[in-house]
RNA sequence: GGUAGAGGUGCGGCGUUCAACAGUCUUUAGUGGAGUUUGAGAAACGGAGAAACUAAGGAGAAGGGAAGGUCGCCGAAGCUAAUAAUAUUCUCAGUAUUAUUAGCUGGGUCUAUAGUUAAGAACUACAGGACUGUCUCAAUAAACUUCCCGGUUUAUUGGGUUGCGCUAUC
Numbered sequence: 001g002g003u004a005g006a007g008g009u010g011c012g013g014c015g016u017u018c019a020a021c022a023g024u025c026u027u028u029a030g031u032g033g034a035g036u037u038u039g040a041g042a043a044a045c046g047g048a049g050a051a052a053c054u055a056a057g058g059a060g061a062a063g064g065g066a067a068g069g070u071c072g073c074c075g076a077a078g079c080u081a082a083u084a085a086u087a088u089u090c091u092c093a094g095u096a097u098u099a100u101u102a103g104c105u106g107g108g109u110c111u112a113u114a115g116u117u118a119a120g121a122a123c124u125a126c127a128g129g130a131c132u133g134u135c136u137c138a139a140u141a142a143a144c145u146u147c148c149c150g151g152u153u154u155a156u157u158g159g160g161u162u163g164c165g166c167u168a169u170c
Stems, first nucleotide, its partner, number of pairs: 001170005008074001010073005016067003024059008035045002039092003077105012106132002109129003113125004133162001135160011
């Protein structure tokens, strides 16, 4: 350097089914009496009644959740920063996707704080708890080898470390 693997509520993509819903649009009626629309500007709408609120209808509903299917895998993957391109847009900003570079994280889970968000869900960042995987150190026990010392393997306990790592093989 190549190949094949292991960790397990393991990672990610793409569909399906089920349950519930924030927000949004629209119709009618009433209250209301000048703004609405944007992050900003322009444009547009508005006393033939704006915003907001109430009531009764209609449309549709992202993101997430549960179950299971399928595909690719074990830096799987995720995050942060910078640059570039594309899309969104009337313009700028912003946002999303992709690519490159640099950095961080072994893995999932729980808790708290902060942020995003309509949100208790979910995600992100930092911190902490126990658990777990790899390698390594020490002690003990068993088995094997050996005349013995010693060595090897497995298990338990207590530590240290972490993925460009580890195991097997060429």
The prediction has a mean pLDDT of 75. This is a predicted structure of a 170-nucleotide RNA (Lysine riboswitch aptamer) from uncultured Desulfitobacterium sp. It matches the Rfam family "Lysine riboswitch aptamer". A reference for the family is Sudarsan et al. (2003), "An mRNA structure in bacteria that controls gene expression by binding lysine", Genes Dev. Lineage of the source: Bacteria > Bacillota > Clostridia > Desulfitobacteriaceae > Desulfitobacterium. The RNAcentral record of the sequence draws on MGnify.